[in-house]
Molecule: Purine riboswitch aptamer
Organism: Sinobaca qinghaiensis
RNA sequence: GGGAAUAAAUCAUCAUCUUUUCGUAUAAUUGCGGGAAUAAGGCCCGCAGGUUUCUACCAGCUGCCAUGAACAGCUUGGCUACGAAAAGGACAGCAGCAAGC
Numbered sequence: 001g002g003g004a005a006u007a008a009a010u011c012a013u014c015a016u017c018u019u020u021u022c023g024u025a026u027a028a029u030u031g032c033g034g035g036a037a038u039a040a041g042g043c044c045c046g047c048a049g050g051u052u053u054c055u056a057c058c059a060g061c062u063g064c065c066a067u068g069a070a071c072a073g074c075u076u077g078g079c080u081a082c083g084a085a086a087a088g089g090a091c092a093g094c095a096g097c098a099a100g101c
Stems, first nucleotide, its partner, number of pairs: 017088009026056001029049007041065002050057001058077002060074004093101002
């Protein structure tokens, strides 16, 4: 120096994971039954519709309702399902032991 075997490391590819973005669904919506509150209130329970769709179907603010039984509006705020895309690397310092800058 070469070969074989074993182990480790490195590189590449694919997949997965995390975060974010975009798209589709659904308009965080509609109908009904029973009960409940009353301007310091406007809600609770159930059924159904809505999605090539599991789940969810609320909150906030504003208006409106002169005391009765009825709410209305919003370029306000998500989750879930599926699809696609991007990033998630090294060194040093501060700080910390999780991050972060």